[in-house]
RNA sequence: CUCCUUAGCUGGGGGUCCUGGGGCAAUCGCAUCCGGGUGAGAAAAACCCUUUGAACCUGACGCGGAUAAUGCCGCCGCAGGGAAGCGUUGUCGGUCGCAA
Numbered sequence: 001c002u003c004c005u006u007a008g009c010u011g012g013g014g015g016u017c018c019u020g021g022g023g024c025a026a027u028c029g030c031a032u033c034c035g036g037g038u039g040a041g042a043a044a045a046a047c048c049c050u051u052u053g054a055a056c057c058u059g060a061c062g063c064g065g066a067u068a069a070u071g072c073c074g075c076c077g078c079a080g081g082g083a084a085g086c087g088u089u090g091u092c093g094g095u096c097g098c099a100a
Base pairs, nucleotide, nucleotide: 008086009085010084011050012049013048014047016044017037018036019035020034021033022032023030024029056081057080058079062075063074064073065072
């Protein structure tokens, strides 16, 4: 410099797993503390998503691969569900009102 995308406000929706040790409880366990793994987020007045909807839930104690282990990765998946409204400026057109 060019191209693409879009922010914002209000409201709403959503998840919090695996693992070593300590603590509590002791039957299963505990959003109790300190670490490690993935992740945006694994209880933060945070993060993500909000119909242009893979945020998240169901199927699912599913299938394949990897890992110390896991909802770690892929498939499943143009499968079924899933939380919305507002809002700036200009131009054109329509309609209504007022004035000339």

The prediction has a mean pLDDT of 75.
TPP riboswitch aptamer (THI element) from Sulfuricella denitrificans, 100 nucleotides, folded computationally.
The model forms 95% of the base pairs in the Rfam consensus.
Rfam family: TPP riboswitch aptamer (THI element). Rfam's curators write: Vitamin B(1) in its active form thiamin pyrophosphate (TPP) is an essential coenzyme that is synthesised by coupling of pyrimidine and thiazole moieties in bacteria. The literature on the family includes a 2006 paper in Science by Thore et al., "Structure of the eukaryotic thiamine pyrophosphate riboswitch with its regulatory ligand". Its family is annotated with thiamine pyrophosphate binding in the Gene Ontology.
Lineage of the source: Bacteria > Pseudomonadati > Pseudomonadota > Sulfuricellaceae > Sulfuricella.